Predicted 3D model of a 1383-nucleotide RNA (small-subunit ribosomal RNA) from an uncultured bacterium.
RNA sequence: CCCUUAGAGUUUGAUCCUGGCUCAGGACGAACUCUGGCGGCGUGCCUAACACAUGCAAGUCGAACGGAGAUACUCUUUCGGGAAUAUCUUAGUGGCGAGCGGGUGAGUAACGCGUGAGCAACCUGACCUUCAGAGGGGGAUAACCGCUGGAAACAGCAGCUAAUACCGCAUAAGACCACGACCCGGCAUCGGGAUGAGGUCAAAGGAGCAAUCCGCUGAAGGAGGGGCUCGCGUCCCAUUAGAUAGUUGGCGGGGCAACGGCCCACCAAGUCGACGAUGGGUAGCCGAGCUGAGAGGCUGAUCGGCCACACUGGAACUGAGACACGGUCCAGACUCCUACGGGAGGCAGCAGUGGGGAAUAUUGGGCAAUGGGCGCAAGCCUGACCCAGCAACGCCGCGUGAGGGAAGAAGGCUUUCGGGUUGUAAACCUCUGUCCUAUGUGACGAAGGAAGUGACGGUAGCAUAGGAGGAAGCCCCGGCUAACUACGUGCCAGCAGCCGCGGUAAUACGUAGGGGGCGAGCGUUGUCCGGAAUUACUGGGCGUAAAGGGUGCGUAGGCGGUAGCUUAAGUUGGAUGUGAAAUACCCGGGCUUAACUUGGGGGGUGCAUCCAAUACUGGGGUACUUGAGUGCAGGAGAGGGAAGCGGAAUUCCUAGUGUAGCGGUGAAAUGCGUAGAUAUUAGGAGGAACACCAGUGGCGAAGGCGGCUUUCUGGACUGUAACUGACGCUGAGGCACGAAAGCGUGGGGAGCAAACAGGAUUAGAUACCCUGGUAGUCCACGCUGUAAACGAUGAAUACUAGGUGUAGGGGGUAUCAACUCCCCCUGUGCCGGAGCAAACGCAAUAAGUAAUCCACCUGGGGAGUACGUUCGCAAGAAUGAAACUCAAAGGAAUUGACGGGGGCCCGCACAAGCGGAGGAACAUGUGGUUUAAUUCGAUGAUACGCGAGGAACCUUACCCGGGCUUGAACUGCGGUGGACCGGCACAGAGAUGUGCCUUCUCUUCGGAGCCGCCGUGGAGGUGCUGCAUGGUUGUCGUCAGCUCGUGCCGUGAGGUGUCGGCUUAAGUGCCAUAACGAGCGCAACCCUUGCCUUCAGUUGCCAUCAGGUUAUGCUGGGCACUCUGUAGGGACUGCCGCCGUAAGGCGUGAGGAAGGGGGGGAUGACGUCAAAUCAGCACGGCCCUUACAUCCGGGGCGACACACGUGUUACAAUGGUCGGUACAGAGGGAUGCCAGGCGGUGACGCCGAGCGGAUCUCAAAAGCCGGCCGUAGCUCGGAUCGGAGUCUGCAACUCGACUCCGUGAAGCUGGAUUCGCUAGCUAAUCGCAUAUCAGCCAUGAUGCGGCGAAUACGUUCCCGGGCCUUGCACUCACCGCCGGUCA
Repeated sequence: CCCUUAGAGUUUGAUCCUGGCUCAGGACGAACUCUGGCGGCGUGCCUAACACAUGCAAGUCGAACGGAGAUACUCUUUCGGGAAUAUCUUAGUGGCGAGCGGGUGAGUAACGCGUGAGCAACCUGACCUUCAGAGGGGGAUAACCGCUGGAAACAGCAGCUAAUACCGCAUAAGACCACGACCCGGCAUCGGGAUGAGGUCAAAGGAGCAAUCCGCUGAAGGAGGGGCUCGCGUCCCAUUAGAUAGUUGGCGGGGCAACGGCCCACCAAGUCGACGAUGGGUAGCCGAGCUGAGAGGCUGAUCGGCCACACUGGAACUGAGACACGGUCCAGACUCCUACGGGAGGCAGCAGUGGGGAAUAUUGGGCAAUGGGCGCAAGCCUGACCCAGCAACGCCGCGUGAGGGAAGAAGGCUUUCGGGUUGUAAACCUCUGUCCUAUGUGACGAAGGAAGUGACGGUAGCAUAGGAGGAAGCCCCGGCUAACUACGUGCCAGCAGCCGCGGUAAUACGUAGGGGGCGAGCGUUGUCCGGAAUUACUGGGCGUAAAGGGUGCGUAGGCGGUAGCUUAAGUUGGAUGUGAAAUACCCGGGCUUAACUUGGGGGGUGCAUCCAAUACUGGGGUACUUGAGUGCAGGAGAGGGAAGCGGAAUUCCUAGUGUAGCGGUGAAAUGCGUAGAUAUUAGGAGGAACACCAGUGGCGAAGGCGGCUUUCUGGACUGUAACUGACGCUGAGGCACGAAAGCGUGGGGAGCAAACAGGAUUAGAUACCCUGGUAGUCCACGCUGUAAACGAUGAAUACUAGGUGUAGGGGGUAUCAACUCCCCCUGUGCCGGAGCAAACGCAAUAAGUAAUCCACCUGGGGAGUACGUUCGCAAGAAUGAAACUCAAAGGAAUUGACGGGGGCCCGCACAAGCGGAGGAACAUGUGGUUUAAUUCGAUGAUACGCGAGGAACCUUACCCGGGCUUGAACUGCGGUGGACCGGCACAGAGAUGUGCCUUCUCUUCGGAGCCGCCGUGGAGGUGCUGCAUGGUUGUCGUCAGCUCGUGCCGUGAGGUGUCGGCUUAAGUGCCAUAACGAGCGCAACCCUUGCCUUCAGUUGCCAUCAGGUUAUGCUGGGCACUCUGUAGGGACUGCCGCCGUAAGGCGUGAGGAAGGGGGGGAUGACGUCAAAUCAGCACGGCCCUUACAUCCGGGGCGACACACGUGUUACAAUGGUCGGUACAGAGGGAUGCCAGGCGGUGACGCCGAGCGGAUCUCAAAAGCCGGCCGUAGCUCGGAUCGGAGUCUGCAACUCGACUCCGUGAAGCUGGAUUCGCUAGCUAAUCGCAUAUCAGCCAUGAUGCGGCGAAUACGUUCCCGGGCCUUGCACUCACCGCCGGUCA
């Protein structure tokens, strides 16, 4: 300088980290689903090295040989024939080949393979080069012929014959063997050369007229091929740790091409192994292929190299070469033939068959090319090979059309009904012709001196013509991940790689429309690499996430101080050889392009050899002192072993005193005690442990060590610097130590105390508590070998800010000395900076920065389990898996919620009080039950006198029955008829039906208005979903909280602010403060009430004046007062005192109508409860449409064995009853309130004035005065029932209220438990009014006034709430989570 390195989902409420799982990429000899136009180039039994029918895959040479046969020709003949020649064919002898080529991967963990060396320890047919040679003989044997055996395969006997078949002899350049003597070289044995004499060993011919050619023999060399040896590399298991007798070596021999225990005899006792022997499992190895940034990981199809194998096992023969795929022999299994006596066979050659399997092709053509065998050659052979066929199996290329075309057609889908989308897409117009079809033409590949020679193939190519005609699918659309809607379905059917979807509105299932991706393919499955830094060499960790061995000593090993010298093993540089070809990379070439193929080039981490360098490491040797050790001088210490001694306490024994209890607990009981306990005094026995001192003090390696004395003994520290001179550090195995419990043998045994017993507790209590109590705890000896053996932190070394304690030792200053102060070393604590860390935290005693060694980890569960092994007396310990299963398991920190955690504070929360509920009867609501229906909703607090502030019909939604279907109500359009309305009669339970009577308006003359009928769009639904919603509401809670902006802190969730101190009713305020401000809440502003003032003065008022009445503001008059209304004022801790920094608090304070928020109301933060309501209303979706709509009559909502809530009335004398008498406020009133009068016992009726009302009216009760009742089921209480009435209403049977007479139930103050209330709006008690409403089941609800208390020490406890803090495995948030057990 260039190139390269991508992540995401998933643990949580959220966060950071650790960590696993999963995905996106690439690849394949693939297979499967759906689909499929063409061409080129490749590839195609991965399984049964399972078994194989049939054909083919190795022959060739007549120029080695003798025959035989055929044809032609010649000669001859006894005419039967015979002979010669030529050509062709060839069984046999002989030669060469058949050991190549082709297949497969069973075996093999090996010198098998790879790589690099070696053979002075070797071989080599054919080929090439060189030298030399080939003389002369011999005996056989196939074929053939004859005979014989056999079913066959085949075999035997006799006879004839040839050779390049076989065998002697000669020759011997040369080779080999032994001997002598010489030269050169080397690597130990040795190698090479020259030489003397001796021994052994050769040969073949054929063709041709010939030249000559092809052969033959010996020797040397070469090339190529092979054999052997060695270094290094080459999978998993140690739950395989010891293996080995030809084993290791030697001497001598045999054998081999050659070395060698390769084999043999003898001798020795070695050899291999933790650097992994032996054993077991798996596997052909490599070039290379896939992947990867690389380092690596995985693989070993096709092509190439090597090896091994050829039905299984064994063996040799031939040969240059084999222990031989298509040879031989033997054995075995299997198959076939057989005359049963015997024989034959080997597709892991090419096709092909069966079988196996998810799965893998034609019993094709040709030797034209390339290559091979034989041959002089022609040639023959060649399932090697070249081609074709089948298969989308892979890679590559091409096509299925191109341009124009908006009325944005139709159709589909969707819709907010406007539209949107499919979509320039189609139609339509204009073109093109790749592929296709037809016809014609037609190769290269063929090279050689010429000719001849093409399976592929009439193929590729070219030309002409035809016509958009014949050619698109597959997957996906929740996130990851690119692409969305509708319908169907309703935790079903189904999907799913992970997370996860589906329980009525599913972008996740199925279908459709639309969209996205790829495209003759697309998905799925399987496998490998990647992502995965998730085995980390590059490149990880171990305090708490998985992970430091319990501790020390020490072996092997690893690592190692200072300064010279030397060496050059490591290391570095250079050179040489090698690293086959193909592949890959770069530059080119050839097929139209590409795939494919081809030429050239470069690179190649490796191995080997040589040369050089010497900084570092190593080897050798020298020196040094600082690491380490020794000596000397000191002091400290619960360091260890043994022996002895001591006092306190517990228990027991004896004796005394003494009497009824003791003991124990939350409370008790068991237990002990009148046979004298406990208590107390004295004496004695025995065992164990050592109060105070005592201290994040000391010692030790850890475990651990604590009364005192003696003795033996280990280590550390300080000072000194005399000695040694790197002697060091760590430490796999190994050895030793090692709490408690436990085990063995023998002692001992006071206290304590598993087991056990009893008593309690409890639903139970095999526990916690109590009373007892045995092993054990103690001692000696031996075993066990584990612990949260922890600092959850291995050892050793060096370095890196400070501050402050404490223990031991030393030094300095000062001083008479001690103390103090300062400094150094060693140990032990705390705080804290940098740095580190996920955070918490660590921080010179590191979890910092470096370097060394050891141990250990790799998701959770299964499991520290099983099996095996070792150890142990046993208990058990050590080592230590897998199947299966999950999508997490975890660490740290954060926000909340929670706690039978803590702190502070509040509330009628408790307490202190008063009155109730729970018991009775009744009213009312609910549950339940019943029913034709008992309509529906509300259900802890926050449902239950609630929706309902008025169910006899209506209401009404429910049930029964009777009707209607454009409908009871609303509306658009088309057609048609007519007024509509109103009245009457009849039938009917009514709705309704039938009939009768009466009866139009406007007009531009077209029609319109209104009504009925028919049709249509559509109405209607109190049908469902409050878990699709709006709105409204309840509750926490009128609690004081909930948030934001900016800043700051934190990797982040988040924190800070909002915490702290004081204060407040209040996050109210003040102070402080990395916070400063702000918002919603609080408070205030609003209404009402309490005081005053202003203005106004009727229907209100009447002080003053006048008039009048039996009486009354009744009248004139007045507006002072009350009152009504309006507008203001007033209260602010403003003043005083005390406390306090302040905010503020306190006070019989002053003043004031009111005092510290004066009383009350309205007002309800962010949010919680999927809280309530689809039946108030509205509304999405779904559902019904002669009914789930609508009308009518009747019934029901009022039922009744029961249970609950809310109330009323009571149980009585603070009362009941009778008579008399007084005082409110706030409201209502015309279909009304009704004075007054009359009638009726009364409800009420009749008559009747006033008043739409500060005028009239409804209209008070408790109280007060007086009488009676006298503690009783009563003159209490009034239910229930009988009778008679009144009123409302179409109608009071189911099912109204009221009145009168009679009847007179339960009930005598209510168990456990529980509710309200803190002051004039309290509780308690008394009545009044109103809404709804014809009437009323109202004792309800909402308001109004009258009378009018008690108590609050206080915050321990119950409930609810607020703030801070702490713990947490909860976050659906303790009604949580979760273990076990049972079903």
Model confidence (mean pLDDT): 84 of 100.